Large-subunit ribosomal RNA, domain II from a marine eukaryotic metagenome, 682 nucleotides, folded computationally.
[in-house]
Context: one part of a larger RNA
């Protein structure tokens, strides 16, 4: 893992509700007794206990009664009677209460054969080196000290076997081992190591203190009990068909992943109209989007004017003027507010009406689940107008909804799947290949493979189509080619030099001209040279400018070599304008079937669903009543066929060798693919 067998809402007791059966203002017996075929059997038993009255603490009155003083006045009741026995069946309490699971908590033994540490008694430690004290000798000392030689053999003394340890490394890691092997390492006369026997015990022991260790168990041991401890957790909870179908909000909560009422589901009564829902029309309430603000408050910009206030200049002072003040007034221009409004929608809500729908609404009752939502869009709030972000509020979808289209993709688009079909038409999207259907038409632009995964700016460009204004132009334009392109002069000044051309001045003049600056760039120390404007010639036709508009374009940087989903494509891109066609879904149709609802029944209308609510069955085991099959082969088993919308029936062949079924009725230890389920095979 897989197989096969076990495996989870059961019982009692009492409420309640629905439904059946019985008797009915009455229902009904319990223990006990009796008989008995010994039972789910029949009799007996009327205690009890529900019910027919209610009010009051009560006494105790009664259709009443309590309160009181009360004939009032007010509570609770009666004029409205159905209820009780047993049964199914669904629910709650109370019990282990749908199975399994705790960590713990307590109660009494049992354990120091392991280990900590103590007590008693025993045993061990190869071999080598070090040489303390202390004594003798000899010197030496007034006489000690002291010196050298030697003698000794001392020490938690070195070195290193055995013994204890465990330092570091590899090895082992389903191991040779539930702590090990191997190398390398630390002590090794000591606080050493060791053997035997004894001693301390669970909130207790023992600890050279590590929460160690106390039998492979220790921040409180094992063992059995209380015990089926609790578990608001988590796992898991078994056949099939039909009908309907949520909720992830609100309030509360030692409450916050629980839980109680309420909303929301089912399902049975009742309830039939001024109900629901939806649409139009009228009527109303309101200050939001939006606008407005010399209409309010508050915020706020420039300009004019100057009652004024300060300062300068004038002035003996007053006039006048100036102003980076001020900020009242008066016109103009720009521009604001969730908590400003002179104004002011749509939508929404209320209410009449009519029309359309048809019980969907409401109220009681039995049974719930849900109280962790989420994504889009829309109107906010808060964060960066940041988040697959948090909060609300309104829809729609996902949740609990498949199917086609976005490559791919829970909620985006299109659309809500009873079955069955090698019929049709269509949405969203599509139409070269992949891959079903156009290499469709018709007219422009893009030349970037822009297009083409999602996406990007300020800002740059004689990309290039196009408007729309304008200038020049056959009296010759633009552009290119021939020539000119000068004199006074090297204008003055500065300067070393300045001669169009370092730099300053300047009415930068003037002359000669077809035209030629006191000179546009280069260029020379300065000059030279070279060019320009500006003119003629040539040549022959359209040259420039501003402004705007489409689509290209630069800007443009990520890591295995890449990509529009690929192939690829100049259209089989995109935009803009215009037209057919065709593909395309479980949509809709068409054909045929099944099923649920309804007072048009040969018809209508429906049949997606998770948590749940309902409601019909199908297997299996027993017991009884009844009918029946079997050795001319029961039951199980195998492997094939029909059948049924499913559980499933059911035949036919082999197997196998003594039972076993069909129908009604009751009864259940009454279904398994899951619980790291349990056992047992493999």
């Nucleotide at each position: 893992g897989c197989c096969u067998a076990c495996g989870a809402g059961u019982u009692a007791c009492u409420g309640u509700u629905a439904c059946u059966a019985g008797c009915c203002a009455g229902g009904u017996u319990a223990a006990g007794u009796g008989u008995u075929u010994c039972a789910g059997a029949c009799a007996u038993g009327g205690a009890g206990c529900c019910g027919u009255a209610g009010c009051g603490a009560a006494a105790g009155c009664g259709a009443g009664u309590c309160u009181u003083a009360a004939c009032a006045g007010g509570g609770c009741g009666a004029u409205u009677u159905a209820g009780u026995u047993a049964g199914u069946a669904g629910u709650a309490g109370u019990a282990g209460a749908c199975g399994c699971g705790a960590a713990a908590c307590c109660g009494g033994g049992u354990g120091a054969u392991c280990u900590a540490c103590c007590c008693a008694u025993g045993g061990g430690c190869a071999g080598g080196c070090u040489g303390a004290a202390g004594c003798u000798g000899u010197g030496g000392u007034a006489a000690c000290a002291c010196a050298c030689a030697g003698u000794g053999g001392a020490g938690g003394g070195c070195c290193g076997u055995a013994c204890c340890a465990g330092u570091a490394g590899a090895c082992g890691u389903u191991g040779a081992a539930a702590a090990g092997u191997c190398u390398u390492u630390g002590g090794a006369u000591g606080a050493c190591c060791u053997g035997u026997g004894g001693g301390u015990a669970g909130g207790g022991g023992u600890g050279a203190a590590a929460g160690g260790c106390c039998a492979a168990u220790c921040a409180a041991a094992c063992c059995c009990g209380g015990a089926a401890a609790u578990a608001g957790c988590u796992c898991g909870u078994a056949c099939u068909c039909c009908c309907c179908g949520a909720a992830a909000u609100g309030c509360a909560u030692u409450u916050a992943g629980g839980u109680g009422c309420a909303g929301c589901g089912u399902u049975g009564a009742u309830c039939u109209a001024u109900a629901g829902u939806u649409u139009u029309a009228u009527a109303g309430a309101g200050g939001u989007a939006g606008a407005g603000c010399u209409a309010c408050u508050g915020a706020u910009u420039g300009a004019a004017u100057g009652c004024g206030g300060g300062g300068g200049c004038u002035u003996c002072a007053c006039c006048g003027c100036c102003u980076a003040c001020c900020a009242a007034u008066u016109c103009c221009u720009g521009a604001c507010a969730a908590a400003c409004u002179c104004c002011g929608a749509a939508u929404g809500c209320u209410a009449u009406a009519a029309a359309a729908u048809g019980u969907u609404c409401a109220u009681c009752a039995g049974c719930a689940g849900u109280g962790a939502g989420g994504g889009c869009a829309u109107g906010g709030a808060u964060g960066c107008u940041a988040a697959g972000g948090u909060c609300c509020a309104u829809g729609c979808c996902c949740g609990a909804g498949a199917g086609g289209g976005a490559a791919a993709c829970a909620a985006c688009c299109c659309g809500g799947a009873c079955c069955a079909c090698c019929a049709g038409c269509u949405a969203a999207g599509g139409u070269c290949c992949c891959c079903a259907a156009a290499u469709a038409u018709a007219u422009a632009c893009u030349a970037a493979g822009u297009u083409g995964c999602a996406u990007a700016a300020a800002c740059g460009a004689g990309g290039u189509u196009u408007g729309a204004c304008u200038g020049c132009c056959c009296a010759g334009a633009c552009a290119g080619c021939u020539a000119g392109g000068a004199u006074g002069u090297u204008g003055g000044c500065u300067u070393g030099g300045a001669a169009g051309c370092a730099g300053c001045c300047a009415u930068u003049c003037a002359u000669u001209u077809a035209a030629a600056g006191a000179g546009u760039g280069c260029g020379u120390a300065a000059c030279a040279g070279c060019u320009c404007a500006c003119u003629a010639g040539u040549c022959g036709a359209g040259c420039g400018g501003u402004c705007g508009a489409g689509c290209a374009u630069g800007g443009a940087u990520a890591a295995u070599a890449a990509u529009c989903g690929g192939g690829c494509a100049u259209u089989a891109a995109g935009u803009a304008u215009a037209u057919u066609a065709c593909c395309g879904a479980a949509g809709c149709u068409g054909u045929g079937g099944a099923c649920u609802a309804a007072u048009u029944a040969u018809u209508u209308a429906g049949u997606g669903g998770u948590a749940g609510g309902g409601g019909a069955g199908c297997a299996u085991u027993g017991u009884a009543g009844u009918u029946g099959u079997g050795u001319a082969g029961a039951a199980g088993g195998a492997u094939a066929g029909c059948u049924g919308u499913g559980a499933g029936g059911u035949u036919a062949u082999c197997u196998g060798g003594a039972a076993c079924g069909g129908c009604u009725a009751c009864a259940a230890a009454a279904g398994a693919a899951a619980a790291u389920g349990u056992a047992g095979g493999c």
RNAcentral holds the full RNA, with entries from MGnify.